[in-house]
Small-subunit ribosomal RNA from an uncultured bacterium, 1414 nucleotides, folded computationally. RNAcentral holds the sequence, with entries from ENA, Greengenes and SILVA. Its Rfam family is "Bacterial small subunit ribosomal RNA".
RNA sequence: AGAGUUUGAUCCUGGCUCAGGACGAACGCUGGCGGCGUGCCUAACACAUGCAAGUCGAACGGAGAUAUGAUUUCGGUUGUAUCUUAGUGGCGAACGGGUGAGUAACGCGUGAGCAACCUGACUCUUAGAGGGGGAUAACACUCGGAAACGAGUGCUAAUACCGCAUAAGACCACGACAUGGCAUCAUGACGAGGUCAACAUGACGAGGUCAAAGGAGCAAUCCGCUUUGAGAUGGGCCCGCGGCUGAUUAGCUAGUUGGUGAGGUAAUGGCUCACCAAGGCGACGAUCAGUAGCCGACCUGAGAGGGUGACCGGCCACACUGGGACUGAGACACGGCCCAGACUCCUACGGGAGGCAGCAGUGGGGAAUUUUCGGCAAUGGGCGCAAGCCUGACCGAGCAACGCCGCGUGAGGGAAGAAGGCCUUCGGGUUGUAAAGCUCUGUUGUAAGGGAAGAAUGGUAACUUUGAAAAUAUUGAGGUUACAUGACGGUACCCAAGGAGGAAGCCCCGGCUAACUACGUGCCAGCAGCCGCGGUAAUACGUAGGGGGCAAGCGUUGUCCGGAAUUAUUGGGCGUAAAGGGCGCGUAGGCGGAUCGUUAAGUCCGGUGUGAAAGAUCAGGGCUCAACCCCGGAAGGCCUUUGGAACUGGUCAGCUUGAGUGCAGGAGAGGAAAGCGGAAUUCCUAGUGUAGCGGUGAAAUGCGUAGAUAUUAGGAGGAACACCAGUGGCGAAGGCGACUUUCUGGACUGUAACUGACGCUGAGGCGCGAAAGCGUGGGGAUCAAACAGGAUUAGAUACCCUGGUAGUCCACGCCGUAAACGAUGAGUGCUAGGUGUCGGGGGUAUCGACCCCCUCGGUGCCACAGCUAACGCAAUAAGCACUCCGCCUGGGGAGUACGGUCGCAAGACUGAAACUCAAAGGAAUUGACGGGGGCCCGCACAAGCGGUGGAGUAUGUGGAUUCGACGCAACGCGAAGAACCUUACCAAGGCUUGACAUCCUGUGACAGCUAUAGAAAUAUAGACUUCUUAGUUUACUAAGACACAGAGACAGGUGGUGCAUGGUUGUCGUCAGCUCGUGUCGUGAGAUGUUGGGUUAAGUCCCGCAACGAGCGCAACCCCUACAGCCAGUUGCCAGCACAUAAAGGUGGGAACUCUGGCAGAACUGCCGUUGACAAAACGGAGGAAGGUGGGGAUGACGUCAAAUCAUCAUGCCCCUUAUGUCUUGGGCUACACACGUACUACAAUGGCCUGAACAGAGGGAAGCAAAACUGCGAAGUUAAGCGAAUCCCUUAAAACAGGUCCCAGUUCGGAUUGUAGGCUGCAACUCGCCUACAUGAAGUCGGAAUCGCUAGUAAUCGCAGGUCAGCAUACUGCGGUGAAUACGUUCCCGGGCCUUGUACACACCGCCCGUCA
Repeated sequence: AGAGUUUGAUCCUGGCUCAGGACGAACGCUGGCGGCGUGCCUAACACAUGCAAGUCGAACGGAGAUAUGAUUUCGGUUGUAUCUUAGUGGCGAACGGGUGAGUAACGCGUGAGCAACCUGACUCUUAGAGGGGGAUAACACUCGGAAACGAGUGCUAAUACCGCAUAAGACCACGACAUGGCAUCAUGACGAGGUCAACAUGACGAGGUCAAAGGAGCAAUCCGCUUUGAGAUGGGCCCGCGGCUGAUUAGCUAGUUGGUGAGGUAAUGGCUCACCAAGGCGACGAUCAGUAGCCGACCUGAGAGGGUGACCGGCCACACUGGGACUGAGACACGGCCCAGACUCCUACGGGAGGCAGCAGUGGGGAAUUUUCGGCAAUGGGCGCAAGCCUGACCGAGCAACGCCGCGUGAGGGAAGAAGGCCUUCGGGUUGUAAAGCUCUGUUGUAAGGGAAGAAUGGUAACUUUGAAAAUAUUGAGGUUACAUGACGGUACCCAAGGAGGAAGCCCCGGCUAACUACGUGCCAGCAGCCGCGGUAAUACGUAGGGGGCAAGCGUUGUCCGGAAUUAUUGGGCGUAAAGGGCGCGUAGGCGGAUCGUUAAGUCCGGUGUGAAAGAUCAGGGCUCAACCCCGGAAGGCCUUUGGAACUGGUCAGCUUGAGUGCAGGAGAGGAAAGCGGAAUUCCUAGUGUAGCGGUGAAAUGCGUAGAUAUUAGGAGGAACACCAGUGGCGAAGGCGACUUUCUGGACUGUAACUGACGCUGAGGCGCGAAAGCGUGGGGAUCAAACAGGAUUAGAUACCCUGGUAGUCCACGCCGUAAACGAUGAGUGCUAGGUGUCGGGGGUAUCGACCCCCUCGGUGCCACAGCUAACGCAAUAAGCACUCCGCCUGGGGAGUACGGUCGCAAGACUGAAACUCAAAGGAAUUGACGGGGGCCCGCACAAGCGGUGGAGUAUGUGGAUUCGACGCAACGCGAAGAACCUUACCAAGGCUUGACAUCCUGUGACAGCUAUAGAAAUAUAGACUUCUUAGUUUACUAAGACACAGAGACAGGUGGUGCAUGGUUGUCGUCAGCUCGUGUCGUGAGAUGUUGGGUUAAGUCCCGCAACGAGCGCAACCCCUACAGCCAGUUGCCAGCACAUAAAGGUGGGAACUCUGGCAGAACUGCCGUUGACAAAACGGAGGAAGGUGGGGAUGACGUCAAAUCAUCAUGCCCCUUAUGUCUUGGGCUACACACGUACUACAAUGGCCUGAACAGAGGGAAGCAAAACUGCGAAGUUAAGCGAAUCCCUUAAAACAGGUCCCAGUUCGGAUUGUAGGCUGCAACUCGCCUACAUGAAGUCGGAAUCGCUAGUAAUCGCAGGUCAGCAUACUGCGGUGAAUACGUUCCCGGGCCUUGUACACACCGCCCGUCA
């Protein structure tokens, strides 16, 4: 010191959340020791029990006990000493201790005051204590009562009580002076020997009340008593200032405010009373309501602040609740009294007793807070001469990790990097020097021994100084020495023993935030402070391993401060994010030009006082350190005071520039009232005139033959004022528009005569305030909520149409709100320019008006600096400053509820909370989208041709039967061909290291053949039976091939996941786009380049330009085809020459032609013209086989669709392992009510059939193509030449052409379906192949809505070939033959490209989102 979170990304605004610190804490897990602290925050709830305030016999009379005398009538009587003590009396009990209920108050804090006061005990001081008296408790007796307690009679004492005397003095009253002061007054001195006054005269005046106690001691003396004056201490009272919330509390007050007099008090005072007056407080917040003890301080914070008021300390208040007084120096009294109340207890029912917010403790409440401990040893307090007694104050101990601080749980060394765990790419990595083993140490704990300080200012004893005394008895006041006295506690501490031995957990590991893997789970279980994780590969859940953090603790929860500049004094804002009041006038208040003098309130320097102590801070010291404790310093606030006078304030005087007045002018829809004008709409009357008018996208309602609309004339009435008219004018705003008159407000210019700061702002207040609305009364033409009808629509309470009432207009009165907006409060000053416009003035110039220049005021645009999150603002500021007012503090709830005020009402103003979300929002960016715009393209539409959709069949898909593909971009797709096989599916039967691969061991056969069983796989039996190489020949050994058997590693999987993947493919789209480097611009996302002007099929090219270049795409390079040339000439060709044939390049030969296939060429807008910007290019033309990418193909940018494929293949993970593997047989993938897609064949005459007879290209062929011949109606068969093919074969191309026939029919169209008989392939055609012949002869007569293809050798039509393949083609891939029509054009549909615009979309319009219902 910041971080996360709004977005696809960005900047800003803004809230939420986190990291820090703290705690009288609580909860969860865990827990070794010590020191110092702390410990009912809740029920000021109720309390059992014990203790917490007594003491004095040196105040008093008794009583008792013990000891010891005297005496005795032996019953007693009477002393002395010591001890104990109920009572009288004294002092204390008002301190100490507890609590925070009440209290918003002079209660507290701070600083002053009392000339308005008191003060026991203490210190100093003055003067004293004479002489008397009467009672009473205790006690005794009698009596009452359950008790508590009480009554009567009698006796007695005092330091108890009461007169009298004395009076230094005090008090009360009086006189008068001096000095001082603050009005009342204070002090001093005085009381006739006096004072005042210069003197005389004169005046005043000696009055009254009030004390006492003794005790101890032989004594000295001491302790007391009364009184005076001081001091000290403690209190009482008054005042200034300071410190909570609410205005949805605005008025409060009758002893109230003051006076006079009296009472009361220690004392002032309405404190109380009588009388008189009518005051007092309040927006600077009275009163009321809520909350709260206040402070030193504590926590936090850089500070300013914010929060708190436990412990410790000061003050206050309270003591079961409420009230009251008594005693006393002091109380209206925690452990006193009286009364009332509630509660509890006792009771003999008559009556009594009690008050833990003292210390312990109990119950209760609560998340939660301790022992019914020890001691007066210390400190302090009460009493006492003292010893001493009392002291739950206090000192200590106990309990609690509640907090802070300290220590320990070991240290060194140790790599075979052990074992185990976890992970793994199987190589290893990690836990990890960690452990073990080795060498040490001994804190702490354990048991043993020693052992403090805290304790002497007091006591006793001795000695001594000094006083009293005759005194070495004794005794007062001091000093020295010795002795005794410790709850804690045998504690701290010290020493020694033994032994690593007894001592580590908690939280976290997705980001923020340090720390990662595996398994399990599968939007489940769960986590979560915020964002968010989890739907089968979860670093976020749970567990484990590992890691990080802190550590006797660690986390969680709660609260406070911080971060939060998120209430902003320091230190924020208000055009669009929340936020300028609708506008003016103006009160209080705040602020205020310039000069001289003065003052000293603010302000500045210095001094005194105070700011308790503790705490905090600085420096030092003591406990081994620290926490803790001790000592010293400094310290902002307040009061007071000596000075200063710049600034602010006060005051005096003058000033003119702010402000205002006067004078002279001109401008204006400024306001009010009265009058008046024309155009138009509507209505009425009359005329002309006839069938429609009106209205709409199209219509209808409506009006009209009873005469509309149209048109002409006349009239009525109301409202509004065309043109002028203008980012022109005026007004504070709302607003103001024909013309004339009257009344009236303001602004501007010029001048500089007058006043002399008179100013600015403005809480409350008052006024004005569009439209709509309300009240009363008029008026009512148009328009027009409501309403009615007609349309539209799924509906249409709307948009459109026809009508139409309030209202719109006027007068008066209300309402008081608007996107009342410039979404921009008012005022003043300052800060570059340019250019319009309105109203003035001046200069120059002119005869004059213009022009030009300057200036004041208003109103616009552009733009610099500056500002701004950006957009933008920019002298009319959103710039730089000052003054004043209003307003804001996340979104929703909500401008709602309640309350109040206003209003006739409608409603307005003021204005919350609960709850809920993590966003809501502003500006800008890139995309995408738009039934936005512009430009352009495409068989996209249009123009055409032919189809599909209807029929039959084939084929695919859906729906049961392997799987995949599902809009375009699945559906004659994977499948270039399912009878078995294929085959993945189903049923049945088998096998289990396996059908297939590698490794190991053993054996030497296995296979094949035959037979049997079986559906087969397979099983059994029989005969037959090994091979190669090397070592020395055999024997044998070794290695290998093959086969069998065995064991396990493993094989195998067309099982899952195409949403884990690679590869491949489709699609947008052969669309023209997609990017980068550097530079520049922007806070940034991004922009620029790539946009613009042209052009192109094209981001193709040219020009321009803060861009300059480059890459992937386009084009070209490649192949086929179209042309000519050259070369070559067999299997192809045959012009010329020759031979030969029925015919035929059949033959010799030829190399011309066709052709074959190689080379080189040819086309480049190259040439000409026009247009264009002198460009690119376009158009036209020439030449040319071909002309503007000639035609076709291959070629597919960045990317999109989690597109398709785990079943081509590969592959991660998961799953199966006598089965999800593998083998076999049979079946299925071929079923059929139906729906859809794609094709074939048709419906016929541009045709069918028959006959005749032409012309291709490109392919294929050895497990092959097969000629010819023969047989068969035919499919085909038999046999067989040739050909591995420019040679032979497939191979007769068909449509076309010629002729004939049919004559418009369900036909001589159409061929489905079915029957019979055959052929072919194949182990096998039943499920389930193809073909042939004969017979059969279905639907169908051109196809609804809708929809597809095609722009030229194309569509259409015709056949041929090939791959697959044993067989099976209407499919697919190719080939050639014949061979059209049309394109005006780009408005519309679809798709696409570029630019631009809007956006609340970004999963991107199949978006987002609102309401209702469930």